[in-house]
Molecule: FMN riboswitch aptamer (RFN element)
Organism: sheep gut metagenome
């Protein structure tokens, strides 16, 4: 290197309001994949999602969020504190958590034959 299987996203418990909310408030919970002292917030990447195109396994473009102390050679990653962030579209009422494109794509990982 070139192929061909398998996998590969999580969470509203309890209270309040009101005809109605897992959608609003309190208050709880989740955290994809690869680097690096172990990372939702660093750097890279997937994903949504936007543009070219008949059309795509093409190609571009977008793409949130964190600090303070403590330990150590070494953390923005551990340990203590307090914070923040989190497509689209749908809903009897505004969504990370509910339903829905998705039995989907994928970053990738682990494997098999040459």
């Nucleotide at each position: 290197u070139a192929u061909c299987u398998u996998c590969a996203g999580g969470g509203c418990a309890g209270g309040g309001u009101g005809a109605g909310a897992u959608c609003c408030c309190c208050u709880a919970c989740u955290g994809g994949c690869g680097g690096u002292a172990a990372a939702g917030u660093c750097c890279g990447c997937g994903a949504c999602c936007c543009c070219u195109a008949a059309a795509a396994c093409a190609g571009g473009g977008c793409u949130g969020a964190a600090u303070c102390g403590g330990u150590g050679a070494a953390a923005c990653u551990c340990c203590g504190a307090u914070a923040c962030c989190a497509a689209c579209g749908g809903u009897u009422a505004u969504a990370g958590u509910c339903c829905g494109g998705a039995u989907g794509a994928a970053a990738g990982a682990a494997g098999g034959a040459g």